[in-house]
Molecule: transfer RNA
Organism: Candidatus Gottesmanbacteria bacterium RIFCSPLOWO2_02_FULL_38_8
């Protein structure tokens, strides 16, 4: 240099036929305990890598750029 594959919550991700962002851990609060854990309830916490574009409407589809792996040279 060039092909392919993947980037979302603190961490691992689920959502592929475009139409409501979702789990579990983990963290806060309560409850139980002398107390810790553990259990049990309630919470917060995601411009879904960035920016265009197609669309009424994008995590999703296109394009480029930015980072991770990969295999070629």
């Nucleotide at each position: 240099g060039g092909g392919c594959c993947c980037g979302a919550a603190g961490u691992u991700u689920a959502c592929a036929g475009g139409g409501a962002u979702g789990a579990a851990c983990a963290c806060u609060u309560c409850a139980u305990u002398u107390g810790c854990a553990a259990u049990g309830a309630a919470g917060a916490g995601g411009u879904a890598g960035g920016c265009g574009g197609u669309u009424c409407g994008a995590u999703c589809c296109c394009g480029c750029c930015c980072g991770g792996g990969u295999c070629c040279a």